[in-house]
RNA sequence: CUCCGACAAAGGCAAACACAGUCAAAGCUGUGGACGCAAAACUGAGGGACCUAAAACGGAGAAGUGAAUUUCACUUCAGUCAUGGUAGCCCGGUUGCCAAA
Repeated sequence: CUCCGACAAAGGCAAACACAGUCAAAGCUGUGGACGCAAAACUGAGGGACCUAAAACGGAGAAGUGAAUUUCACUUCAGUCAUGGUAGCCCGGUUGCCAAA
């Protein structure tokens, strides 16, 4: 110096849940709270996976309305979809405290 990581020392973060705020939602933020964490620090514009579906589409699915006739228009819904998220889902990238065997 590199890897590894201890019932070590010092310090750090904070799941569920509750309350408040925020968002269309997922989620996020604050306070309390600790399940856990050696990267549970940063990166979501590196890749995958997962969550959500506002806007858009909704043409050959469903219902309704009006034209009027085998069609057209409109409304609602199903459905599709990330441009919204998760770094405490995995891999990668960047930075970093301590240090026994």